[in-house]
Molecule: transfer RNA
Organism: Phycisphaerae bacterium
RNA sequence: GGCCCCGUAGAUUAACUGGCGAGAUCACCGGGGUUUCAUCCCGGAGGUUACCGGUUCGAAUCCGGUCGGGGUCA
Numbered sequence: 001g002g003c004c005c006c007g008u009a010g011a012u013u014a015a016c017u018g019g020c021g022a023g024a025u026c027a028c029c030g031g032g033g034u035u036u037c038a039u040c041c042c043g044g045a046g047g048u049u050a051c052c053g054g055u056u057c058g059a060a061u062c063c064g065g066u067c068g069g070g071g072u073c074a
Stems, first nucleotide, its partner, number of pairs: 001073007010026004019057001028044005050066005
C1' cells in the first nucleotide's frame, strides 16, 4: 500500500426487509424489604448509534469519505 470485518449507555450487547418514542442485562442512584448487609421487589438517571457528507417523507441500518481496532496478501 491492496482487500475483508468491526465501532450503539460505565461494561456486555439487541434492533427481522430503512418505519411504534433506540431496547435488554450488569454496574450506578433513590425507595421498599431485612436487626444490618446480601438476595429479592419497585422506580430513576445515563445514548448526537466513532466522525463528516449524501440518498430518502423517514437512516443505527443504504452510499461516499475520514478516524480508530482486528484479520489477510505483498